[in-house]
RNA sequence: AACUGAAGAGUUUGAUCAUGGCUCAGAUUGAACGCUGGCGGCAGGCUUAACACAUGCAAGUCGAGCGGAAACGAUGGGAGCUUGCUCCCAGGCGUCGAGCGGCGGACGGGUGAGUAACGCGUAGGAAUCUGCCCAGUAGAGGGGGAUAGCCCGAGGAAACUCGGAUUAAUACCGCAUACGCCCUACGGGGGAAAGCAGGGGAUCUUCGGACCUUGCGCUAUUGGAUGAGCCUGCGUGAGAUUAGCUAGUUGGUGGGGUAAAGGCCUACCAAGGCGACGAUCUCUAGCUGGUCUGAGAGGAUGAUCAGCCACACUGGGACUGAGACACGGCCCAGACUCCUACGGGAGGCAGCAGUGGGGAAUAUUGGACAAUGGGGGCAACCCUGAUCCAGCAAUGCCGCGUGCGUGAAGAAGGCCUUAGGGUUGUAAAGCGCUUUCGCCCGCGACGAUGAUGACGGUAGCGGGAGAAGAAGCCCCGGCUAACUCCGUGCCAGCAGCCGCGGUAAUACGGAGGGGGCGAGCGUUGUUCGGAAUUACUGGGCGUAAAGGGCGCGUAGGCGGCCUUGUCAGUCAGGCGUGAAAGCCCCGGGCUCAACCUGGGAUGUGCGCUUGAUACUGCAAGGCUUGAGACCGGAAGAGGAUGGCGGAAUACCCAGUGUAGAGGUGAAAUUCGUAGAUAUUGGGUGGAACACCAGUGGCGAAGGCGGCCAUCUGGUCCGGAUCUGACGCUGAGGCGCGAAAGCGUGGGGAGCAAACAGGAUUAGAUACCCUGGUAGUCCACGCCGUAAACGAUGUGCGCUAGACGUCGGGAGUUAGGCUGUACGGCCGCAAGGUUAAAACUCAAAGGAAUUGACGGGGGCCCGCACAAGCGGUGGAGCAUGUGGUUUAAUUCGAAGCAACGCGCAGAACCUUACCAGCUCUUGACAUCUGGGUCGCGGGUUCCGGAGACGGAACUCUUCAGUUCGGCUGGACCCAAGACAGGUGCUGCAUGGCUGUCGUCAGCUCGUGUCGUGAGAUGUUGGGUUAAGUCCCGCAACGAGCGCAACCCCUACUCUUAGUUGCCAUCAGGUUUGGCUGGGCACUCUAAGGGAACCGCCGGCGUCAAGCCGGAGGAAGGCGGGGAUGACGUCAAGUCCUCAUGGCCCUUAUGGGCUGGGCUACACACGUGCUACAAUGGUGCCUACAGUGGGCAGCGAGAGGGCAACCUCGAGCGAAUCUGGAAUCGCUAGUAAUCGCGGAUCAGCAUGCCGCGGUGAAUACGUUCCCGGGCCUUGUACACACCGCCCGUCACACCAUGGGAGUUGGUUCUACCCGAAGACGGUCAGCGAACCGCAAGGACGCGGCCGGCCACGGUAGGGUCAGCGACUGGGGUGAAGUCGUAACAAGGUAGCCGUAGGGGAACCUGCGGCUGGAUCACCUCCUUU
Repeated sequence: AACUGAAGAGUUUGAUCAUGGCUCAGAUUGAACGCUGGCGGCAGGCUUAACACAUGCAAGUCGAGCGGAAACGAUGGGAGCUUGCUCCCAGGCGUCGAGCGGCGGACGGGUGAGUAACGCGUAGGAAUCUGCCCAGUAGAGGGGGAUAGCCCGAGGAAACUCGGAUUAAUACCGCAUACGCCCUACGGGGGAAAGCAGGGGAUCUUCGGACCUUGCGCUAUUGGAUGAGCCUGCGUGAGAUUAGCUAGUUGGUGGGGUAAAGGCCUACCAAGGCGACGAUCUCUAGCUGGUCUGAGAGGAUGAUCAGCCACACUGGGACUGAGACACGGCCCAGACUCCUACGGGAGGCAGCAGUGGGGAAUAUUGGACAAUGGGGGCAACCCUGAUCCAGCAAUGCCGCGUGCGUGAAGAAGGCCUUAGGGUUGUAAAGCGCUUUCGCCCGCGACGAUGAUGACGGUAGCGGGAGAAGAAGCCCCGGCUAACUCCGUGCCAGCAGCCGCGGUAAUACGGAGGGGGCGAGCGUUGUUCGGAAUUACUGGGCGUAAAGGGCGCGUAGGCGGCCUUGUCAGUCAGGCGUGAAAGCCCCGGGCUCAACCUGGGAUGUGCGCUUGAUACUGCAAGGCUUGAGACCGGAAGAGGAUGGCGGAAUACCCAGUGUAGAGGUGAAAUUCGUAGAUAUUGGGUGGAACACCAGUGGCGAAGGCGGCCAUCUGGUCCGGAUCUGACGCUGAGGCGCGAAAGCGUGGGGAGCAAACAGGAUUAGAUACCCUGGUAGUCCACGCCGUAAACGAUGUGCGCUAGACGUCGGGAGUUAGGCUGUACGGCCGCAAGGUUAAAACUCAAAGGAAUUGACGGGGGCCCGCACAAGCGGUGGAGCAUGUGGUUUAAUUCGAAGCAACGCGCAGAACCUUACCAGCUCUUGACAUCUGGGUCGCGGGUUCCGGAGACGGAACUCUUCAGUUCGGCUGGACCCAAGACAGGUGCUGCAUGGCUGUCGUCAGCUCGUGUCGUGAGAUGUUGGGUUAAGUCCCGCAACGAGCGCAACCCCUACUCUUAGUUGCCAUCAGGUUUGGCUGGGCACUCUAAGGGAACCGCCGGCGUCAAGCCGGAGGAAGGCGGGGAUGACGUCAAGUCCUCAUGGCCCUUAUGGGCUGGGCUACACACGUGCUACAAUGGUGCCUACAGUGGGCAGCGAGAGGGCAACCUCGAGCGAAUCUGGAAUCGCUAGUAAUCGCGGAUCAGCAUGCCGCGGUGAAUACGUUCCCGGGCCUUGUACACACCGCCCGUCACACCAUGGGAGUUGGUUCUACCCGAAGACGGUCAGCGAACCGCAAGGACGCGGCCGGCCACGGUAGGGUCAGCGACUGGGGUGAAGUCGUAACAAGGUAGCCGUAGGGGAACCUGCGGCUGGAUCACCUCCUUU
């Protein structure tokens, strides 16, 4: 010194907070798979079939226990001979097969099937045994009979067996002895032993030895050590959809049994024992030290190493032994395999290797006993797949390398590019240097205290060559570090979650680049973490999942004040234990590290002991405040029973009376002339009790309402008489428990599921109407559920602005599946209660916010309606569109906001379309090379439809110049870069435009409020055309919009006076401002003025402002225009233009001729002209204002053409005011009349403008449409053209029922009964002992008996597989029917129950608000 330690993120929403699940980042691994792979050290390596195993090895050893001698060797001898070989002899020797005997095969090694148990862990205990080992004490005397082997014989295929003869021992058996030992009735009785080897002086000897000594061994016993057996406390999985279990069961007595306590066994007696503190049953599992994770507490786990247990093919059994019921022993049964001569035998890798099989998957039929350890032996030594090593595979951890320095022309190549460049990148090459590892050569350990080395010629050391032999994998949308191009086009594919992909994909695939890790990298699986997401540390239950419908009460838990005792809990000290290894700390050893190693720290626990005594417990005594009792009083729809009462409905009788009544949105069914309804009188019967009546009362809840009586529960107030903690809560349990429903019997007026009819409707199994049965009522008995709600358990104390808290109990842990299935319990039934899983999904859900929406509410606007005027819709025609047609009828525009729109003007052109002909650097731009100096224009001719091709004539003869085709320019030729595209994408875009809408709105800064989205400001009271202004106000200010500033118009003034004008003056006669002249007027066009609720009165809040009046050309924005906030519609336009990307390139480009855009059964829009007398036609005749024109307009004259214009002849239509429906317009407007212009060669009924004439009506805001503000509900947010429910149909998935069927497991009864030990028995057999003998004891054996494994029969329980058919459930871009729910969802919804119906659902009864709206009531605040 032993420590040190805690991160979050993505995803529900338009956004927000909270709830809640899913997912990710970390660590981990006995792993596997994919791609890749240089070296070394250390470690680990069948998790699955405790599936089956060929082959080899894994337990032997001792000749110093014994008789011996099969093999080998030495020695000696012999024979044959080939003179070093073969054979024979000799247990005398080294040794030793087989055998007897001893010790060991109970250790070591393997595996985890079984086991939920005293199996394991921990701490204890008493009634035990213990070979070898240690210490002590005492002994080891003297005899006996057998038996293997060997030999002989027999049987058998074999395994093996039998008979005979002979033999040894540390084998076996008596006798003797008995310190201690055992038994005992205390007198006594019982019981041992073995020798072997080495050495040796004397003595003895049968010459072997005896004897002595040493060593080893032997016997008895005591103690120890070690090991083992047994008992106990506590701890050690899940399920209650397992609640009762038990007959040797629980205890006792006698007996037996064991090493030992004990029902361990047996007989008898008693009737016990266990269990909600979870017995029994079922499922799962070897336990622990530890390991992984975690801040910890915990959670998960139990490979390797270590301790314990269990097992050894499956089941049973014992034998031997110190120890086993025995992995490489035995017996029996069974399955399997093998051998067989068919009679019978053999076997057990969960030892080490190895094989097959299973599996995603796990290694060599290796070396050595050198070390460590084990067995035997005196020892040498032998054995040892224990062990030590090596081999295989990146399986893991750790270490090392694949080079270092320099090197900018920033090489080439690649990729990108805005074409400038950027990047790969000092990277490479090049130059210089080094040699770890690997390779080659040489030397060469430690491990071994004396000998002995498998590893191994290894580690290490020295030398050599040479950058030489050595880099990959994953990722780059967010989480999460890392971005571009191409390809693809909801395809192919990706994906951990969210999600990417439908032509510009940082998300797919490739490439370049980048990021991460690195001999590895990813993926998959596992565990913990994050997850406070099971919450002890550390969560919750009003609405998110979650309070039992309510009470009484058992066990349990908790419990007032004082005193004393005790010390169980609690606290402190000491002692014991908590194995080692591991973790941690300090050191040490391998070059470091991993790894190894020494010491320490810890092990939060348990036991023993000594103390402390506040608190809790326990014991005792006391107290009165908790609780209860008692006395007196109080209120009440509290409960039960009996009786009484009036109003009303219905029915019956009678009277009056007449044609309807009733019912509805409107009707009809229905009732009524047989007299209804209405009305009067009388009667019957049942049910319910108006007013009082009240966020009034009572009750635990459900619930309780006329009045009276009887019985009865609870509560409250006062008194302070009694008891003396008697209390609180409450799992199970018991009782009560709305409505509906059920049973039996009554009753039945009204109401009313079902049912019937009538309506409504597309339908209407509904809502509405007319009827109507159960039921509703009573008695008795069931049911036991509700939105049984305050969605809020109960109690006590304290506190209150609040934040919190205690004890006990019940429940919750994502949504769906599902309050369902199965099982149990309850019920007559309906059903209730308890209560899952598979599967599926990335959410489901709560509160609040902003919008949007509502067949919600309030306020307010608009030619929105209404009031009017004129139209459209009918006809003919014009024009646009759809459709159809066509070679083509080019393209676009599509509700309002496409349709006389792009088109302000298609015969060619335009023209984009079609057919045919034709060109290919091109009709047009730039660049390069060569040529010419021009080019170009005009006329004529030829071919041709023309484009085009060819020819002739003619006009013209570029600019600069340094005089050089030198420069510019033009043209021609050639080749390529490129041109060109009205080809696609308006959903890649710019620009422009439409629309809501000239609607009054849209926002910001700071402050304030809110956890936040956000709110406030911008709401409110007034007012306005207006978020216009005023007042108020936690807001104060500001911006874009509104208004104003701009233009036109209405009045006037000033200036100016031609091309305009003509009042005055003059001229002329042409009579026209024509001329002089003038600038007054009109007018022109520039600048001013004027209008501001300024003045007066009224209203209003003393305001803003509104109403009226005066004046004024004009009066409350005077009229009109321009002007279009933030934004919406992926609105429109790639065919105006511009432009990204894609596509075409002798054509999707260019030219030309002809055709088409002009079609025509039809349909629609926009218009023109009409239908006539307010008209038609003819003649005469104006007044205006825009505006246009000089290449033009125009007067006059002449000639001509035409489809469009007109005339003539001929023909002569529809049409007599337009159905449903629908449009415009509020004043100089509608209506009506004409005029001008753009486009344009020509061609308007269209468009854009101009003036003339010139109305009617508006009570008003209920309704339709659109819009603004406030508010409310919402399950909508793609925002109601929203969302969404159920049946049916189809596909797939899991699951319940199911006649049965297959299997596992277990229980009960009975049958059978191997081996075995035990008991009995026997006329069998037998060496030792007793006995003279007969015989006995004892042993073996036979038979019998009970016990018992396997097996069998019968019947149960339980679990699982399959199963025709069947039930619901889930999932699935575009199926069918409806519309149930969300807004008052168009009948408010929902809960329970009952009936009905294709379906969502509908209806009855009772309940709830988690119902909108209006009104009322109550309460609060203010006056």